[in-house]
Formats: sequence, structure tokens, C1' cells
RNA sequence: AUCUGAAAAUAGCAAACCAGGAGCAAUCCUGGGACGCAAAGCCAUGUGCCCCACGAGGGUCGACAGGUUUCCAGA
Repeated sequence: AUCUGAAAAUAGCAAACCAGGAGCAAUCCUGGGACGCAAAGCCAUGUGCCCCACGAGGGUCGACAGGUUUCCAGA
């Protein structure tokens, strides 16, 4: 540097659901919670999907691709 994630360690994230809040909505934020996750870290760039006040609008990276950074172990 590349590939792999069967077993193990450390650290991290957090679906559904519940409470409060924001939004027309999709959805988001905070707290609880834990189904899962080695990129379930980050970026709406392409595709997909969703919403709308239909506009040069919005959301989703826990949908796929791409870009970029990255723990541990093994080869």
C1' cells in the first nucleotide's frame, strides 16, 4: 500500500417506538431507547425514492454509485 471481516479487544453510531420542539409536508432537532452497522463517518455530485406552497423548491448518504477520511484483527 492492497485485499478480507470468521473469532477477539477498544471506541463510536443508532432503526422501530416514546416524550418535547421545528416544518404545509416529506422530514429534521433534543432526550430516552436499541433493530442493526467497519464506514450506519463526511459530501445531495449522478441515479432512485419521498414531499410540496409546483419554483431556479425541499427531504433522504440506515437506497445504490461516485468522491474523501478512517479503528482493530488477519492475509
Source information:
c-di-GMP-I riboswitch aptamer from Desulfocapsa sp., 75 nucleotides, folded computationally. It matches the Rfam family "c-di-GMP-I riboswitch aptamer". Its family is annotated with cyclic-di-GMP binding in the Gene Ontology. Lineage of the source: Bacteria > Pseudomonadati > Desulfobulbia > Desulfocapsaceae > Desulfocapsa. Its mean pLDDT, the model's own confidence on a scale to 100, is 86.